[in-house]
RNA sequence: CCCGAUAAAGGCAAACCCGCCGAAAGGCAGGGACGCAAAGCUACGGGUCUACCGCACCCGGCCAGUGGCCGGGGCCAGGAUCGCCGGGCUGCCGAAG
Numbered sequence: 001c002c003c004g005a006u007a008a009a010g011g012c013a014a015a016c017c018c019g020c021c022g023a024a025a026g027g028c029a030g031g032g033a034c035g036c037a038a039a040g041c042u043a044c045g046g047g048u049c050u051a052c053c054g055c056a057c058c059c060g061g062c063c064a065g066u067g068g069c070c071g072g073g074g075c076c077a078g079g080a081u082c083g084c085c086g087g088g089c090u091g092c093c094g095a096a097g
Stems, first nucleotide, its partner, number of pairs: 002097001003094002011036002016031002019028003034083001040089003044086003047081004054075002057073007
């Protein structure tokens, strides 16, 4: 250094509940533990989720003339997620090999 134990000492905390923030995804604090050896940090690449905004997009309706309005859908700027995967940075302990 790789590696990771029925080791020791500690750490984090999914679902769910409650409060706050947010349009939402989601975040934060408390409770709670399914799990985690980087479940520490970083949205850099991919994935996934969301869609306030935007659209010379689609469907329907109304008013009416190359359009406007309303409802539904699609795409998407942006947002979220590092406990989806990969990359980058950092790090506790220590048996066997």
Molecule: c-di-GMP-I-GGC riboswitch aptamer
Organism: Symbiobacterium thermophilum